[in-house]
RNA sequence: AAAAGGUAAACUUCGCGUAAGCGAGGGGCGCAAAACCAUAGGGUCUAGUCAAGUAGACAGCCGGGUUACCGAA
Numbered sequence: 001a002a003a004a005g006g007u008a009a010a011c012u013u014c015g016c017g018u019a020a021g022c023g024a025g026g027g028g029c030g031c032a033a034a035a036c037c038a039u040a041g042g043g044u045c046u047a048g049u050c051a052a053g054u055a056g057a058c059a060g061c062c063g064g065g066u067u068a069c070c071g072a073a
Stems, first nucleotide, its partner, number of pairs: 006031002011026006029060001035066003041062002043058005
């Protein structure tokens, strides 16, 4: 590369949450790790505060760790 598959952005319906956002259905932008980990690290967002501390969220922001299908090169 091919093959067999996997996953599911925006949007939308219902539910949860103050919110960021999350769960399920539809949907399909994309993804070779867009699988898992928020207690390696950085960053962004929400709440709150005079400010700081603090709590929460994002793994499809970077990056780190662990695991994983095929096998032409």

c-di-GMP-I riboswitch aptamer from a marine sediment metagenome, 73 nucleotides, folded computationally. Its mean pLDDT, the model's own confidence on a scale to 100, is 81.